About this RNA
A computed fold for a 349-nucleotide part of an RNA from an uncultured bacterium, annotated as small-subunit ribosomal RNA, central domain.
[in-house]
Context: one part of a larger RNA
RNA sequence: CUGGGUGUAAAGGGAGCGUAGGCGGUACGGCAAGUCAGAAGUGAAAGCCUGGGGCUCAACCCCGGAAUUGCUUUUGAAACUGUCGAACUAGAGUGUCGGAGGGGUAAGCGGAAUUCCUAGUGUAGCGGUGAAAUGCGUAGAUAUUAGGAGGAACACCGGUGGCGAAGGCGGCUUACUGGACGACCACUGACGCUGAGGCUCGAAAGCGUGGGGAGCAAACAGGAUUAGAUACCCUGGUAGUCCACGCCGUAAACGAAGAAUAAUAGGUGUGGGGGACAAUAGUUUUUUGGUGCCGCCGCAAACGCAUUAAGUAUUCCCCCCGGGGGGACGUUUCGCCAGAAAGAAAAUC
Numbered sequence: 001c002u003g004g005g006u007g008u009a010a011a012g013g014g015a016g017c018g019u020a021g022g023c024g025g026u027a028c029g030g031c032a033a034g035u036c037a038g039a040a041g042u043g044a045a046a047g048c049c050u051g052g053g054g055c056u057c058a059a060c061c062c063c064g065g066a067a068u069u070g071c072u073u074u075u076g077a078a079a080c081u082g083u084c085g086a087a088c089u090a091g092a093g094u095g096u097c098g099g100a101g102g103g104g105u106a107a108g109c110g111g112a113a114u115u116c117c118u119a120g121u122g123u124a125g126c127g128g129u130g131a132a133a134u135g136c137g138u139a140g141a142u143a144u145u146a147g148g149a150g151g152a153a154c155a156c157c158g159g160u161g162g163c164g165a166a167g168g169c170g171g172c173u174u175a176c177u178g179g180a181c182g183a184c185c186a187c188u189g190a191c192g193c194u195g196a197g198g199c200u201c202g203a204a205a206g207c208g209u210g211g212g213g214a215g216c217a218a219a220c221a222g223g224a225u226u227a228g229a230u231a232c233c234c235u236g237g238u239a240g241u242c243c244a245c246g247c248c249g250u251a252a253a254c255g256a257a258g259a260a261u262a263a264u265a266g267g268u269g270u271g272g273g274g275g276a277c278a279a280u281a282g283u284u285u286u287u288u289g290g291u292g293c294c295g296c297c298g299c300a301a302a303c304g305c306a307u308u309a310a311g312u313a314u315u316c317c318c319c320c321c322g323g324g325g326g327g328a329c330g331u332u333u334c335g336c337c338a339g340a341a342a343g344a345a346a347a348u349c
Stems, first nucleotide, its partner, number of pairs: 004320002007303002012317001014201004021194003025088002028085004033081002035077008049065006091191001092188003095184004103177007110154001115149007125136002162169002206247006215241002220236004258316005266294005272288005298305002322349002331342004
């Protein structure tokens, strides 16, 4: 590389947008590049294969054929691919109307709670644990009442419920703003799918500068436990956690499941929209696009998957190539650092 694979054995890129490329709906006409057919030329000889022949046989040699699957020229065919022209509406998009939503960004506001401060009441304990101690407290703590400050997070609702491409998103209000869905079937007329490079986004931790700092809490200190205890438990506690701007670019970034399209038994929940019967509620039924569970066919090593496929097919992309071990040294690119990305070999079984 081929063949074969990628939920769990090695293997789906963290996610999107999109360039080149690859692939691409229905019907008509032209051309004839691909494609197919005929003819001509060429495809050296030897060799291989095959039918014969000559050395007593064979090796070897000689003759004929076939093959040389190719290339060039030319004459045709027009189904398919391509291309050009002119159409279509089932893909895709636009429009109008409508409802749903923690989708995003910014500003403002709210209550509960923790902590701290001030004042009152009040007195000897509080706190913590398996048990304790460190710690706090007669300089008046804990408890309780009133007032104030400040930061962070939003109980109940809350739900295999919603939204988002993923990361993720949850108090309330306002402003700006993205997407999806339904109904109408008005408009455009294949405008599509995928996507190497590329660009953008990307939890937490971490880094830079400046703020902020209530609670929590790496590091650190002390108290316990223990044979020891650089831990688990307790008392404290700094970075950090928060905000603004810039960087980092990684996660079991997981559904360990790439994206798109088509068709392929059912049953039952749930949340959004529409229709029919009925017309207050309620109930019945249908449709659409989500989200779950169960379950045929089929698949699978099994577990299991099963219209949200891991089944049946097609298109495009990333990736894998025995196991363990090691992701190093050197190198290239990126980064302020930390490091990230790319990435052999030896040795070993």

Model confidence (mean pLDDT): 85 of 100.